[in-house]
RNA sequence: AAAGCAAAACGUUCUAUCGCUCGUCUUACGGCGGGAGGAAAGUCCGGGCAACACAGAGCAUCCUGCUUCCUAACGGGAAGGCGCCGGCAGCCGGCGACAGCAAGUGCCACAGAAAAUAUACCGCCUGCAAGGGUAAGGGUGAAAACGUGAGGUAAGAGCUCACGGCCUCGGCGGGCGACCGCAGUUGCGGUAAACCUCAGGAGUUGAAAGACCAAAUAGGUCCCGGAAGCGGAGCUGCUCGCUCCCGUAUUACCGGCUUGUCGGUAAUCGCCGGGAUGGGUAGGUUGCUAAAGCCUGUCAGCAAUGGCAGGCGCAGAUCAAUGAUAGAAGUCGCUUACGCGAAACAGAACCCGGCUUACAGCUUUGCUGCUGAU
Numbered sequence: 001a002a003a004g005c006a007a008a009a010c011g012u013u014c015u016a017u018c019g020c021u022c023g024u025c026u027u028a029c030g031g032c033g034g035g036a037g038g039a040a041a042g043u044c045c046g047g048g049c050a051a052c053a054c055a056g057a058g059c060a061u062c063c064u065g066c067u068u069c070c071u072a073a074c075g076g077g078a079a080g081g082c083g084c085c086g087g088c089a090g091c092c093g094g095c096g097a098c099a100g101c102a103a104g105u106g107c108c109a110c111a112g113a114a115a116a117u118a119u120a121c122c123g124c125c126u127g128c129a130a131g132g133g134u135a136a137g138g139g140u141g142a143a144a145a146c147g148u149g150a151g152g153u154a155a156g157a158g159c160u161c162a163c164g165g166c167c168u169c170g171g172c173g174g175g176c177g178a179c180c181g182c183a184g185u186u187g188c189g190g191u192a193a194a195c196c197u198c199a200g201g202a203g204u205u206g207a208a209a210g211a212c213c214a215a216a217u218a219g220g221u222c223c224c225g226g227a228a229g230c231g232g233a234g235c236u237g238c239u240c241g242c243u244c245c246c247g248u249a250u251u252a253c254c255g256g257c258u259u260g261u262c263g264g265u266a267a268u269c270g271c272c273g274g275g276a277u278g279g280g281u282a283g284g285u286u287g288c289u290a291a292a293g294c295c296u297g298u299c300a301g302c303a304a305u306g307g308c309a310g311g312c313g314c315a316g317a318u319c320a321a322u323g324a325u326a327g328a329a330g331u332c333g334c335u336u337a338c339g340c341g342a343a344a345c346a347g348a349a350c351c352c353g354g355c356u357u358a359c360a361g362c363u364u365u366g367c368u369g370c371u372g373a374u
Stems, first nucleotide, its partner, number of pairs: 003368006010361001012329007020035006037345001041356002044354005049206004061202005066080005081098001082096005088372004099197002104195002106191003121138002123134004146164006165188002169184001171182004210286004220277007231245005249268009293312008331342004
């Protein structure tokens, strides 16, 4: 230098014409202003908001799992600790479900004699042999009873000792803490994304939540009026009149006398007409976008983040707007040039903080190592 990987920023711009949607002004015509994203995506995690549920405690189920800090909260982020990888050490970078297997139980393919209270295959020792001792050596395996050396022994073995590795427990020192260092001490296969144990946490649903207004028709409830040869229909120019139709209910009490009917009063049911009204459907309004908001500066902090000051007004649709055409400029590709062509991933739906995934092109930064020893 190039290339690759990772992270971050941008991710076309301007003008004209014609539309769409929201707001606002106008009596109206119309004018003016706003109108997709870094992920609007997956709907994975957390919260706001809302409705419903809810004495207290335990059990079960599910989730989380190094520390401190940040935050409304988080399984997110920052700074650290520890482990692993870049052959080793330091730096640097990347990755890590990173509590406990020294509570209990289980499991450990194939190969191998044996996968955990060692039933010893070869070998070694002993023995005439049968057998016994032996985990040091061989061989198998992802893993073989802590490693190396010495002592010891018939041969051997943490059997003993020295040094070392991992680990338990208490002590001293450092650190807020995870943890680290020192000297001592107990133990020595792995596995908890195996059951399990420990610690912390979790009510359910989701804008089709929820709240409000509410047409027509039908039905509910309440109030008022009517029951009269009253009403309706027909004949007729009208009146009178005539004909036809329907209803005039039930119960209780009182009275009359014709003793089963008449009259009156009260209650109830039903009918007809009118009025009011609760629920609720269609539909509409709201929730709805001023919010853990955005930008700039400054201060505190290693940082995540927070405080303060100033400024800004920045989509709100509901079958669903955010578009089309033309011109100019910029970028990239092809071409000697004229010129021609291309433009990623992707489309808000209650809101917010994250995570994850996708992304042409362009820009910046970092890494793919540096130093030392062998």
The RNA shown here (Bacterial RNase P class A) has 374 nucleotides and comes from Mucilaginibacter sp. Rfam family: Bacterial RNase P class A. The family's RNA type in Rfam is ribozyme.